[in-house]
RNA sequence: GGAUUUGUAGCUUAAUGGUGAAGCAAUCCUCUCUUAAAGGAUAGAUUGUGAGUCCGAUUCUCACCAAAUCCA
Numbered sequence: 001g002g003a004u005u006u007g008u009a010g011c012u013u014a015a016u017g018g019u020g021a022a023g024c025a026a027u028c029c030u031c032u033c034u035u036a037a038a039g040g041a042u043a044g045a046u047u048g049u050g051a052g053u054c055c056g057a058u059u060c061u062c063a064c065c066a067a068a069u070c071c072a
Base pairs, nucleotide, nucleotide: 001071002070003069004068005067006066007065010024011023012022013021018055026042027041028040029039030038048064049063050062051061052060
């Protein structure tokens, strides 16, 4: 320098163009003499950034940024 893949909650992962979900973690509650475990509830996301297409974009297209792999 070129090519490919990936980027979603604090972490790990989902989500056919049609209200973005789960587990762990966090907070609160129940249970227990207490802790742990278990159960219940709550909160937490400009879906990497910026444009485009579309009635509608996490999803499709383009550019950029970051990471990984390969080639030179």

The RNA shown here (transfer RNA) has 72 nucleotides and comes from a Minisyncoccota bacterium. The prediction has a mean pLDDT of 81. It matches the Rfam family "tRNA". Rfam describes the family as follows. Transfer RNA (tRNA) molecules are approximately 80 nucleotides in length. Rfam classes the family as a transfer RNA. RNAcentral holds the sequence, with entries from ENA. Lineage of the source: Bacteria > Bacillati > Minisyncoccota.